[in-house]
Context: one part of a larger RNA
RNA sequence: UGACGGGGGCCCGCACAAGCGGUGGAGCAUGUGGUUUAAUUCGAUGCAACGCGAAGAACCUUACCUGAACUUGACAUAGUAGGAAUCUUUAAGAGAUUAGAGAGUGCCGCAAGGAGCCUACAUACAGGUGCUGCAUGGCUGUCGUCAGCUCGUGUCGUGAGAUGUUGGGUUAAGUCCCGCAACGAGCGCAACCCUUGUUCUUUGUUGCCAGCACGUAACGGUGGGAACUCAAAGAAGACUGCCGGUGACAAACCGGAGGAAGGCAGGGAUGACGUCAAGUCAUCAUGGCCCUUACGUUCAGGGCUACACACGUGCUACAAUGGGUUGUACAGAGGGAAGCGAAAUCGCGAGAUGGAGCAGAACCCAGAAAGCAACUCGUAGUCCGGAUUGGAGUCUGCAACUCGACUCCAUGAAGUCGGAAUCGCUAGUAAUCGCGAAUCAGAAUGUCGCGGUGAAUACGUUCCCGGGCCUUGUACA
Numbered sequence: 001u002g003a004c005g006g007g008g009g010c011c012c013g014c015a016c017a018a019g020c021g022g023u024g025g026a027g028c029a030u031g032u033g034g035u036u037u038a039a040u041u042c043g044a045u046g047c048a049a050c051g052c053g054a055a056g057a058a059c060c061u062u063a064c065c066u067g068a069a070c071u072u073g074a075c076a077u078a079g080u081a082g083g084a085a086u087c088u089u090u091a092a093g094a095g096a097u098u099a100g101a102g103a104g105u106g107c108c109g110c111a112a113g114g115a116g117c118c119u120a121c122a123u124a125c126a127g128g129u130g131c132u133g134c135a136u137g138g139c140u141g142u143c144g145u146c147a148g149c150u151c152g153u154g155u156c157g158u159g160a161g162a163u164g165u166u167g168g169g170u171u172a173a174g175u176c177c178c179g180c181a182a183c184g185a186g187c188g189c190a191a192c193c194c195u196u197g198u199u200c201u202u203u204g205u206u207g208c209c210a211g212c213a214c215g216u217a218a219c220g221g222u223g224g225g226a227a228c229u230c231a232a233a234g235a236a237g238a239c240u241g242c243c244g245g246u247g248a249c250a251a252a253c254c255g256g257a258g259g260a261a262g263g264c265a266g267g268g269a270u271g272a273c274g275u276c277a278a279g280u281c282a283u284c285a286u287g288g289c290c291c292u293u294a295c296g297u298u299c300a301g302g303g304c305u306a307c308a309c310a311c312g313u314g315c316u317a318c319a320a321u322g323g324g325u326u327g328u329a330c331a332g333a334g335g336g337a338a339g340c341g342a343a344a345u346c347g348c349g350a351g352a353u354g355g356a357g358c359a360g361a362a363c364c365c366a367g368a369a370a371g372c373a374a375c376u377c378g379u380a381g382u383c384c385g386g387a388u389u390g391g392a393g394u395c396u397g398c399a400a401c402u403c404g405a406c407u408c409c410a411u412g413a414a415g416u417c418g419g420a421a422u423c424g425c426u427a428g429u430a431a432u433c434g435c436g437a438a439u440c441a442g443a444a445u446g447u448c449g450c451g452g453u454g455a456a457u458a459c460g461u462u463c464c465c466g467g468g469c470c471u472u473g474u475a476c477a
Base pairs, nucleotide, nucleotide: 001477002476003474004473005472007471008470009469010468011467012466013465015461016460019425020424021423022422023421026316027315028314029313030312031311032310033309034307035306042053043052064302065301066300067299068298069297070296073125077124078123079121080120081119082118083117086103087102088101089100090099091098092097107114108113127291128290130289131288132287136285137284138280139279140278141276143274148187149186150185151184152183153182154163155162156161167178168177169176193268194267195266196265198236199235200234201233202232203231204230208225209224212223213222214221239262242256243255244254245253246252318418322377323376324375325374326373327372328371334365335364336363339358340357344353345352346351384415389410390409391408392407393406394405395404431453432452433451434450435449436448437447
């Protein structure tokens, strides 16, 4: 100087407390461990691994296993020789591939030749998701959006170092003020950026319709309008600016006015010096090592989907604030051409036929759901719950056996609110309700977004956890 302390002081955080809802019990989904297996590819492992890499394993993916094949190779550059490339087709085979048949002679150039492609030969080489993340770059997580981390000059100290950065106040903040052997500065904080909330101006189509007409069973449907909503573009607006009080005549804090918004207005992006030899050699790049008729390459099938068990994360429930039936209302944000696909018709339904319109403020996905109104069920393993299983189907796709999603009929398991323990959340939040997108042929209870309805509680900081500053002890570095 740090680090540590079941030392002290001050302060903060959904850290506790006060509340609301969960997890832990059940069934299922998903990930992991373990076990099994020919293989169940590999990685991630306290917080910070475990719906994680994977924004989507039937084949492919795929790296694993079994079997069948290749050896200058699936891919790159270079040499020689030959041939246009390419397309169609027959046989064998699980296919890779092997053996044939036919069509075809192109482009640039006057020509020589050239570009690109194919075949054969030979060698330099290719290739490796093989090892090492404790050789590395890059990227990322974490402490933590915590308020810290440093430097120059000066001063003090023999020196390591100190000072500044400590102190008194204050703040979300090393934020600001005052004081001070310090004076300044840098990276962080804040602001500048995006978005939501208010108003104004401009522009009105595909959006809007107040007033004036026309028209319809009805509808901005039509003439028209530019008010309103809305759409962007540009401005304004919030600064402790104003008033009162407290304070040290400070910084600031408390209350008030006006205001759409008030003291950081809400949300996002933004992550200092560093820590964990944290993670990643399987995104990529890369040193070293290793393989080279194989640890490379191709193909078929299988596996990654196994299942006495254990754990994590979720979904659905156990019901009446509910289930069912009928009617009825109101979003936002997205996506669409090898696409979204309307009306109409058929089917109980998944869906099929159909093909209008739309590269979309115009058309489509697209019925929002909870809600509201009426009826029913009456506390029951039930008109709760839906697992499981049987049958019949639909769709995608060469192909749904291993191993897809969905529909209909039948079946109707556990489950009556969950031990010890444990998690999230402070406001348009929790809870609850649907909608969309990425990936994607198909395949979400996951992920990322969107809006609808919309709470309770916070006395307080003694205690648990994490963190910041000062100080103290130490046989630690």

This is a predicted structure of a 477-nucleotide part of an RNA (small-subunit ribosomal RNA, 3' major domain) from a wallaby gut metagenome.
Its Rfam family is "Bacterial small subunit ribosomal RNA".
The RNAcentral record of the full RNA draws on SILVA.